[in-house]
RNA sequence: GUCUUAUCAAGAGAGGUGGAGGGACUGACCCUGUGAAGCCUCGGCAACCAGCAUUCCAUGCCCGGUGCCAAUUUCAGAGGAGUAUUUACUAUUCCAAAGAUGAGAU
Repeated sequence: GUCUUAUCAAGAGAGGUGGAGGGACUGACCCUGUGAAGCCUCGGCAACCAGCAUUCCAUGCCCGGUGCCAAUUUCAGAGGAGUAUUUACUAUUCCAAAGAUGAGAU
């Protein structure tokens, strides 16, 4: 990188360093010199994997492996189905797609 699969409306920040960008992409809208990204330290959230406890289901715990700690995956976005409307426009719901993370495979 590719494939399979599960989840994505909840939750959780300070300091140092660094200097202008960041929120995947496009558009919108936001965050940012009252200091962006990145890196380091400490802290926290969660509970996918592992471990442990309870007989099983399932639940709980969490010292290990990941992940995460502005905004619903910030919102919308090729496509499909439905609802409102006589139709269209438009609005709206769901699915899919895309993306992120885990686990497994290659």
Predicted 3D model of a 106-nucleotide RNA (SAM riboswitch aptamer (S box leader)) from Evansella vedderi. It was read from a public genome assembly, where an Rfam model found it. The coordinates come from a structure-prediction model, not an experiment, and the mean pLDDT is 80. Taxonomically the source falls in Evansella (Bacteria, Bacillati, Caryophanales, Bacillaceae). Rfam family: SAM riboswitch aptamer (S box leader). Rfam links the family to the GO term regulation of gene expression.